[in-house]
RNA sequence: UGAGAUAAUUGAGUGAUUACUCUGUAAUUCAGAGAGGAAAGUCCGAGCACCACAGAACAGAGUGCCUCCUAACGGGAGGAAUCUUUAUUGAUAUGGAAAGUGCAGCAGAAAGUAAACCGCUGAUGGAUUUGCUUCGGCAAGUUUCAAGCAAGGCUGAAAGGGUGGUGUAAGAGACCACCAGUCUCUUGGUAAACUAAGAGAGCUUGUAAACCCCACUUGGUGCAAGAUCGAAUAAGCUUCCAGAUAUUGUUCGUAUCUUUAUGAGAAGCGGGUAGAUCGCUUGAGGUAAAUGGCAACAUUUAUCCCAGAGGAAUGAUCACUGACCUUUGAUGUAUUAAAGGAGACAAAACUCGGCUUAUAGAUUUUCUCAGGCU
Numbered sequence: 001u002g003a004g005a006u007a008a009u010u011g012a013g014u015g016a017u018u019a020c021u022c023u024g025u026a027a028u029u030c031a032g033a034g035a036g037g038a039a040a041g042u043c044c045g046a047g048c049a050c051c052a053c054a055g056a057a058c059a060g061a062g063u064g065c066c067u068c069c070u071a072a073c074g075g076g077a078g079g080a081a082u083c084u085u086u087a088u089u090g091a092u093a094u095g096g097a098a099a100g101u102g103c104a105g106c107a108g109a110a111a112g113u114a115a116a117c118c119g120c121u122g123a124u125g126g127a128u129u130u131g132c133u134u135c136g137g138c139a140a141g142u143u144u145c146a147a148g149c150a151a152g153g154c155u156g157a158a159a160g161g162g163u164g165g166u167g168u169a170a171g172a173g174a175c176c177a178c179c180a181g182u183c184u185c186u187u188g189g190u191a192a193a194c195u196a197a198g199a200g201a202g203c204u205u206g207u208a209a210a211c212c213c214c215a216c217u218u219g220g221u222g223c224a225a226g227a228u229c230g231a232a233u234a235a236g237c238u239u240c241c242a243g244a245u246a247u248u249g250u251u252c253g254u255a256u257c258u259u260u261a262u263g264a265g266a267a268g269c270g271g272g273u274a275g276a277u278c279g280c281u282u283g284a285g286g287u288a289a290a291u292g293g294c295a296a297c298a299u300u301u302a303u304c305c306c307a308g309a310g311g312a313a314u315g316a317u318c319a320c321u322g323a324c325c326u327u328u329g330a331u332g333u334a335u336u337a338a339a340g341g342a343g344a345c346a347a348a349a350c351u352c353g354g355c356u357u358a359u360a361g362a363u364u365u366u367c368u369c370a371g372g373c374u
Stems, first nucleotide, its partner, number of pairs: 001370005007364004012321007020034005036345001040356002043354005048222004052259001055257002057254002060218005065079005080094001081092003095213002100211002102207003117153002119149003124146002126143007161179006180204002182201008226278004236269005241263001248261001285304008324341007
């Protein structure tokens, strides 16, 4: 100097006038405050509210290496393993295939305790030829018909671990040596996942974001939750079940068990309620410092109050500055002058912690690789 990686910040500023909403105030008098890093998505978790059982069970659902953080999470931090990158780095739906089932298209004989297309084998049985014969048979051949084989070849992503031998009629982990994978044990490192070394075992396709098994977690519905005041209507009508040791009743499903109540029943038709107040903003809150911790984060101390609308406020005008862009000049570069422009994604609605997605421009941190100079 160039090309990359990682972790972050900001995302226009100042002043004046005026408008709108809320809080305080006797008072629109005055003062103070007033939409984001994602407010988006509604994908997770919770606070809070309500529901006879928010008790047990089944079903269903979620997570899935280890340790820690957190109110909790499918989140975060740190590590391990595998894959990836020249490297820094990055990614991971990371338990179990020795419980079982399923799947592996086409091709190929065959895709799991399977299988024979081309093939190999005369050791055994059958058939058959020749020679010899003491007529019991013997010897040497042929034939794959039976039978045996899966070593060689074809196909395929993968062919039932690999290479070399022993052995066999021909073969095969059938056996042996070495190697690979898997499992078990011992020793060392480590808090653990895991890892290094040694010994043993003949155990040997893959796949679980296929069904399944294992471990842990899990009540449901949701601010259109819900509460209070007031008002109005028809204490409406029909059907079904049941009579107190019965029936019925769970805010997803089953209705098995327990407790409990006594119509806190079930199904349908029809009528009334256009109102007001609350929930509604002081919180698992923000900021700063110290201590502990690799970190996420925790503790202590100090300090601050930072929207609360209700069809929905948070705006408008003027002036100046400005990141950055374009054009024209000066200048050896760095730089500098003038003119004209001048900001991406995008709006709270009960609240909070995360994740995911969108994002013009500017700035900073720590590293890696390549080249050059000193």
Model confidence (mean pLDDT): 77 of 100.
A computed fold for a 374-nucleotide RNA from a Fidelibacterota bacterium, annotated as Bacterial RNase P class A.
Its Rfam family is "Bacterial RNase P class A". Gene Ontology terms of the family: dimeric ribonuclease P complex, tRNA processing and ribonuclease P activity.
Taxonomically the source falls in Fidelibacterota (Bacteria, Pseudomonadati).
The sequence was found by an Rfam model in a public genome assembly.